A computed fold for a 541-nucleotide part of an RNA from a Clostridia bacterium, annotated as large-subunit ribosomal RNA, domain I. The prediction has a mean pLDDT of 83. The sequence was found in a public genome assembly.

Context: one part of a larger RNA
RNA sequence: AGCGCAGGGUGGAUGCCUUGGCACUGAGAGCCGAAGAAAGACGUGAUAAGCUGCGAAAAGCCGUGGGGAGGAGCAAAUAUCUUAUGAUCCACGGGUAUCUGAAUGGGGAAACCCACAUGGACAGACUCCAUGUAUCCAUACGCCAAUCCAUAACGUAUGGAAGGGAACCCGGUGAACUGAAACAUCUAAGUAGCCGGAGGAAGAGAAAGAAACAUCGAUUCCGGAAGUAGCGGCGAGCGGACCCGGAAGAGCCCAAACCGCCAUGCGUGCAUGGCGGGGUUCGGACUGCAUACGUGACCUUGAAGGACAGGGGAAUGGCACUGGAAAGACCAGCCACAGAGGGUGAAAGCCCCGUAACCGAAGUCAUGAGAGGCACAGCAGGAUCCAGAGUACCACGAGACACGUGAAACCUUGUGGGAAUGAGCGGGGACCACCCCGUAAGGCUAAAUACUCCUCAGUGACCGAUAGAGCACAGUACUGUGAAGGAAAGGUGAAAAGGACCCCGGGAGGGGAGUGAAAGAGAACCUGAAACCCUGUGUUU
Numbered sequence: 001a002g003c004g005c006a007g008g009g010u011g012g013a014u015g016c017c018u019u020g021g022c023a024c025u026g027a028g029a030g031c032c033g034a035a036g037a038a039a040g041a042c043g044u045g046a047u048a049a050g051c052u053g054c055g056a057a058a059a060g061c062c063g064u065g066g067g068g069a070g071g072a073g074c075a076a077a078u079a080u081c082u083u084a085u086g087a088u089c090c091a092c093g094g095g096u097a098u099c100u101g102a103a104u105g106g107g108g109a110a111a112c113c114c115a116c117a118u119g120g121a122c123a124g125a126c127u128c129c130a131u132g133u134a135u136c137c138a139u140a141c142g143c144c145a146a147u148c149c150a151u152a153a154c155g156u157a158u159g160g161a162a163g164g165g166a167a168c169c170c171g172g173u174g175a176a177c178u179g180a181a182a183c184a185u186c187u188a189a190g191u192a193g194c195c196g197g198a199g200g201a202a203g204a205g206a207a208a209g210a211a212a213c214a215u216c217g218a219u220u221c222c223g224g225a226a227g228u229a230g231c232g233g234c235g236a237g238c239g240g241a242c243c244c245g246g247a248a249g250a251g252c253c254c255a256a257a258c259c260g261c262c263a264u265g266c267g268u269g270c271a272u273g274g275c276g277g278g279g280u281u282c283g284g285a286c287u288g289c290a291u292a293c294g295u296g297a298c299c300u301u302g303a304a305g306g307a308c309a310g311g312g313g314a315a316u317g318g319c320a321c322u323g324g325a326a327a328g329a330c331c332a333g334c335c336a337c338a339g340a341g342g343g344u345g346a347a348a349g350c351c352c353c354g355u356a357a358c359c360g361a362a363g364u365c366a367u368g369a370g371a372g373g374c375a376c377a378g379c380a381g382g383a384u385c386c387a388g389a390g391u392a393c394c395a396c397g398a399g400a401c402a403c404g405u406g407a408a409a410c411c412u413u414g415u416g417g418g419a420a421u422g423a424g425c426g427g428g429g430a431c432c433a434c435c436c437c438g439u440a441a442g443g444c445u446a447a448a449u450a451c452u453c454c455u456c457a458g459u460g461a462c463c464g465a466u467a468g469a470g471c472a473c474a475g476u477a478c479u480g481u482g483a484a485g486g487a488a489a490g491g492u493g494a495a496a497a498g499g500a501c502c503c504c505g506g507g508a509g510g511g512g513a514g515u516g517a518a519a520g521a522g523a524a525c526c527u528g529a530a531a532c533c534c535u536g537u538g539u540u541u
Base pairs, nucleotide, nucleotide: 001540002539003538004537005536006535007534008533009532015526016491017490020463021462022460023459024458025457026456027455028454029452030451031164032163039100040099041098042055043054044053046078047077050074051073061094062093063092064091065090066089070082071081072080105114106113107112115133116132117131118130119129120128121127135161136160137159138158139157140156141155142154168199169197170196171195172194173193179186183233209216210215220247221246222245223244224243230238231237251444252443253442254388258277259276260275261274262273263272264271265270266269283386284385285384286381287380288379289378294376295375296374298373299372300371301370306365307364308363310359311358316332317331318330321328333350334349335339341353342352343351393417394416395415396414397413398412399411403429424439425438426437427436428435478485479484498525501512502511503510504509
């Protein structure tokens, strides 16, 4: 030195565990903000670095309700307090709520600096305290220049906006990688990104529809139709609709004609504007007749039930068994609308918390049976009047339609042109005729649908510390000028009983003693694999 055996060290795999995650289900909630949000800074405790709570009234103040013995958070120490005159704690309502931040008196290198006006404290000054003072928009009023009337401008009051938010939604803008086995039309994809806006949903929506000679009757979503008809360097690929079955179900309001009132203009009898009535497509005005059943998505009130604290809540003992410990074994019982689950020194229906069934609110919130109010609400006639204009439509250029210019309709519109008036107009996939369907150029509309930052209850042939979230400990430590990036790290024991005291040592550490079931559980702490290191011994050279 190699090999073997034995015993150790190191190391932290494995096993077991779970405070944390992941995925989903059922309910709820679906916004917060100038009455100052979200997010922070700085403070705040007897002692206080961090977290949590709170805000100079600062781990808290007041009221109401619950609850009933301790309490002063995590947090274990000492001191001092508090509490049956009911604390701590829980729920609801209120008060306070520094500074920054849309940040809004002005400024600013966020958490800082500097003001003005009015009122108050002070005899007064300094100083301090309170309130107000940004911008834009709307409405009303005041004042007013060139410039006579007037207007712009300016000012005041009242109301609104702003900023934040996980996804879902609507709109604007809008890639590339990629695929086509290269690549340009095409695809990816109207996706990602960016911007604007709204709501608890949004958008769409009561036919100028779809169809086909029969009809249906707003919209949305789902299952089929169907990977069909089609589109397509007819490549890659893209990809309907009619119709059928379901979920849900709801329809309305203006403009105009006509009537009335008021105002303005000037050209003095016309025009325009405003307000009220009327009216809304199986049309209406107008004329004639009639005056009810009901409906409602609007306003007020509001029963019952619900949410936000809680309440009680059945039933087991023994043992001379094992053990450190009984919930295990044995013996003998009991409850059960409760044998879900968790804890307790191993494995407990009956020890503890709970569980089943039941009960409960002074206050706040949502829902909203019912009631009241308000609104809407008929038939006939067919002469006249009305029925959304730079619109429909056309040309050119685009976009969007499953549809790439195609025979390319329909829809949107940048440029140019530009109607008709119900005997009208649009559509039925070029276009024409016939026929049929509808009534554009104004608006509103619940439900069925999408999503989950969040709350409550629950579930898992989901994970179990290199897994599961990045995080069981954290958006921390650390990195970066910054945007941003971003870890590692869980386990003594049933209970600290966390090793008094003695010895060696400067200490670290160790040996005794003691605790404990165990210390080969001693905080570098459950188990403690392998690599690697060492000691002893056997053997080989």